Overview: The RNA shown here (SAM riboswitch aptamer (S box leader)) has 116 nucleotides and comes from an uncultured Bacteroidota bacterium. Its mean pLDDT, the model's own confidence on a scale to 100, is 82.
[in-house]
RNA sequence: UACUUAUCCAGAAAGGUGGAGGGACUUGCCCUAUGAAGCCUUAGCAACCCUGGUUGAAAUUUAUUUCUUCUAGAAGGUGCUAAAUCCUGUUCGUGUAAUUGCGAAGCAGAUAAGUC
Numbered sequence: 001u002a003c004u005u006a007u008c009c010a011g012a013a014a015g016g017u018g019g020a021g022g023g024a025c026u027u028g029c030c031c032u033a034u035g036a037a038g039c040c041u042u043a044g045c046a047a048c049c050c051u052g053g054u055u056g057a058a059a060u061u062u063a064u065u066u067c068u069u070c071u072a073g074a075a076g077g078u079g080c081u082a083a084a085u086c087c088u089g090u091u092c093g094u095g096u097a098a099u100u101g102c103g104a105a106g107c108a109g110a111u112a113a114g115u116c
Base pairs, nucleotide, nucleotide: 002115003114004113005112006111007110008109013042014041015040016039017038021031022030023029025089028086043081044080045079048077049076050073051072052071053070056067057066058065059064060063085108090105091104092103093102094101095100
């Protein structure tokens, strides 16, 4: 970098530094000199990996392995700590006189785990 699988309406910020941008992209709309991004420190959230217990199943080497249900935990590896992934984008269904609303699927994106 690419692919596979899972999740994305919950949750959680202070200080220092810095000095104008940021929210991936489009549209809209927001955040921002009452201080953006980036970097550092500390704290927190969450529970993907992880740890303990547990349900069911499979395999064989017959006491181990793998998958799976539920539950507890938070030492470690990541991640995250404005707004639903901020809204939106493509298609379908449905409602409205219409702008357009609602629902479903999808695209794109993010994160984790795995594979090459």